[in-house]
RNA sequence: GGGUGGUUAGCUCAGCUGGUAGAGCAUUCGCUUGACGUGCGAAAGGUCACAAGUUCGAAUCUUGUACCACCCA
Numbered sequence: 001g002g003g004u005g006g007u008u009a010g011c012u013c014a015g016c017u018g019g020u021a022g023a024g025c026a027u028u029c030g031c032u033u034g035a036c037g038u039g040c041g042a043a044a045g046g047u048c049a050c051a052a053g054u055u056c057g058a059a060u061c062u063u064g065u066a067c068c069a070c071c072c073a
């Protein structure tokens, strides 16, 4: 230099054919307990890496940029 894959909640990751952004763990609160833990219920937490484009509508499609991993030279 060229190619492929990845970037989504604090962490690990889903998200199908473009149509309300989710799960588990963690955190907070409540119930339960003499207390802690377990269990049960609820809540909070998001610039979907960044920018532009297409579209009535983009995490999803297109282009560019950044970063990470791998392959080729």
Stems, first nucleotide, its partner, number of pairs: 001072007010025004019056001027043005049065005
The prediction has a mean pLDDT of 82. This is a predicted structure of a 73-nucleotide RNA (transfer RNA) from a Candidatus Dojkabacteria bacterium. Its Rfam family is "tRNA". Rfam describes the family as follows. Transfer RNA (tRNA) molecules are approximately 80 nucleotides in length.